Background: A computed fold for a 371-nucleotide RNA, annotated as Bacterial RNase P class A. The model forms 98% of the base pairs in the Rfam consensus. It was read from a public genome assembly, where an Rfam model found it. The prediction has a mean pLDDT of 78.
RNA sequence: UGGGUCGGCUAGACGGUCGCGUCAGCCCGUGAGGCUGCCGAGGAACGUCCGGGCUCCGCAGAGCAGGGUGGUGGGUAACACCCACCCGGAGCAAUCCGCGAGACAGUGCAACAGAGAGUAGACCGCCACGGGAUCCGUCCCGGGGUAAGGGUGAAACGGUGGUGUAAGAGACCACCAGGGGGUCGGGUGACCGGCCCCGCUGGGUAAACCUCGCCCGGAGCAAGGUCAGACAGAGGACGUUGAAGCUGCUCGCCGAGUCCUCGGGUAGACCGCUGGAGGGCUGCAGCAAUGCAUCCCCGAGAGAGAUGGCCGUCCGAAGCCCGCACCACGGUGCGGAGGGACAGAACCCGGCGUAUCGGCCGGCCCAUUCA
Numbered sequence: 001u002g003g004g005u006c007g008g009c010u011a012g013a014c015g016g017u018c019g020c021g022u023c024a025g026c027c028c029g030u031g032a033g034g035c036u037g038c039c040g041a042g043g044a045a046c047g048u049c050c051g052g053g054c055u056c057c058g059c060a061g062a063g064c065a066g067g068g069u070g071g072u073g074g075g076u077a078a079c080a081c082c083c084a085c086c087c088g089g090a091g092c093a094a095u096c097c098g099c100g101a102g103a104c105a106g107u108g109c110a111a112c113a114g115a116g117a118g119u120a121g122a123c124c125g126c127c128a129c130g131g132g133a134u135c136c137g138u139c140c141c142g143g144g145g146u147a148a149g150g151g152u153g154a155a156a157c158g159g160u161g162g163u164g165u166a167a168g169a170g171a172c173c174a175c176c177a178g179g180g181g182g183u184c185g186g187g188u189g190a191c192c193g194g195c196c197c198c199g200c201u202g203g204g205u206a207a208a209c210c211u212c213g214c215c216c217g218g219a220g221c222a223a224g225g226u227c228a229g230a231c232a233g234a235g236g237a238c239g240u241u242g243a244a245g246c247u248g249c250u251c252g253c254c255g256a257g258u259c260c261u262c263g264g265g266u267a268g269a270c271c272g273c274u275g276g277a278g279g280g281c282u283g284c285a286g287c288a289a290u291g292c293a294u295c296c297c298c299g300a301g302a303g304a305g306a307u308g309g310c311c312g313u314c315c316g317a318a319g320c321c322c323g324c325a326c327c328a329c330g331g332u333g334c335g336g337a338g339g340g341a342c343a344g345a346a347c348c349c350g351g352c353g354u355a356u357c358g359g360c361c362g363g364c365c366c367a368u369u370c371a
Stems, first nucleotide, its partner, number of pairs: 001367010012314007020040002023037005028031001042342001046353002049351005054220004061251004066216005071085005086100001087098004101211002106209002108205002123150002125146003129142005158176006177201002179198008224271004233262006245253002278297003282293004315340001321336006
C1' cells in the first nucleotide's frame, strides 16, 4: 500500500421562528382561557420470540399428561443469553459455522434410478458341473456357486497387497482406517495421548415417534387496589349427596355460591408509575463473561394520543445530471446541483432476532514493496 476479518463509538451541528405534551408559577372576563419557565424517545424505544422482577389467584400439594431444554466447565435473579474450552466442518491465516444427548432399547421413513436400500442383492460378468451343438476356436440350454470386476444411485455392508480357490470372499495373513474392551498417563470436565487384546467392520434420519438427564403452577399493569357516582329487577339451570376455585385429567384441599337469558345503570378520579438485578471512572479477584469495594451521575411517564414543521449558515461518500479545462478518445481533474437512514416509549429489567443513508476509531491475519 492492497485485500480480509473481528470489535467499539456515533446517528448531522449552531441560530432564528411557529407549534405539541406533563409539571410549576402568575393573570383574567373562571373558560375545552391566556402568559412565563423547566423538562420531554432509541440503538434498536420495534417484533413480542425467550428469561425474570412485581401483582392477584389458596405462599403454589402429589401423580399423570403437556411444554421447554440438550458437548463440558463457569457467569447470572433467570434464560433458548454471555464467557472460556472440547469435538466436527470451512478457510493459507485472522476468524467463522454447528437445532452438538441417544440410531447395538424398540417402531417407522427414504423420491428417481437400479436386479437389489439394510444381516440386502445375481442385471451384465466370472466359475466348475450336467445336457446339446461344433468348422474343435468355441457356442447354446439347465439348475447351481460367486459380491473380485462392470453398471445404477446421495448412499450398495472397510481400503491396498498377498495367500487361497473351479471362480471368489476377513475365509486367512501383513499394513492402513474405523469400532469395541482392558490398562496407564494428562485434564475439574467435555475430551486427548500411549500400550495390549478382539476380524468386531453393525449406513442415514430423533426439526419422525421414542428413550435419558435437567427445568417449568396459572393469569397478566386492561395485573391489582382506593374513592366517588348511577341502577330495577325478572326468569331458568346446577349446588353442603360438595358449586365455583386451586391444574388439562385423577387424587387431595377448600367450603357457598356459580352460570345462562332478558331488562336497567355507569364508563370518572387517584394509587400502582418509574431510583432500578440502573449507568460510569478507578482499584482488587478472574483468561474472560462477571463479581466485590469506593466515589460520581441519573429532570418522558400519559388519555392505548405530545416530543414536530419551516428558514438561514456550516458539515456530508458514491452513482446519475449540468458547465469548464485537459486528453493517448478509454477517460481524468475542477466547479455546481443533488444527497442525512431505520424507526418511535406506555409496568420495569436482562437477552435474542430483525431494520438501518452514512461517518469515525481500534485489534488481528494474508499478500506485496522499501529500509

It matches the Rfam family "Bacterial RNase P class A". By type it is a ribozyme. About the family: Ribonuclease P (RNase P) is a ubiquitous endoribonuclease, found in archaea, bacteria and eukarya as well as chloroplasts and mitochondria.